[in-house]
RNA sequence: GUCGCGUCCCAUGCAGCGGCCGUUCCCGAAUCGGGUCAGAUCCGGAAGGAAGCAGCCCUAAGGGUCUCGGUCGGGUGCCGUGGAUCCCGUGGCAGG
Numbered sequence: 001g002u003c004g005c006g007u008c009c010c011a012u013g014c015a016g017c018g019g020c021c022g023u024u025c026c027c028g029a030a031u032c033g034g035g036u037c038a039g040a041u042c043c044g045g046a047a048g049g050a051a052g053c054a055g056c057c058c059u060a061a062g063g064g065u066c067u068c069g070g071u072c073g074g075g076u077g078c079c080g081u082g083g084a085u086c087c088c089g090u091g092g093c094a095g096g
Base pairs, nucleotide, nucleotide: 001093002092003091004090005089006088009083010082011081012080013079014077015076017073018072019071020070021069022068025064026063027062033058034057035056036055041050042049043048
C1' cells in the first nucleotide's frame, strides 16, 4: 500500500420490555338499568287486572384474569442481514 475480519456508525429484521387499544372468560347495580316477580298491597260483585319490595337472571359503568392480535417507544439484546468508514485492533499478500 492492498484485501479481509472485528470494534464503532447507519438502516432493517427478529426476540423481549413498557404504554395504549381490541379480543376470550369471570366478577359486577340497596336506589337513580332491563326482565321475571313469591309474599304482601290496590281496583273489581266475580272473572280478572294493575303497580311492584325481596329473591333470581341478563347486562352497563368499572375491575380482574388467560390467550391472541394491532400499534407506539427505547442507552433492551452473547441475535441475523445490508450499507458506510479506514479512527482503532487483527490476519493475509506485496513493496521498502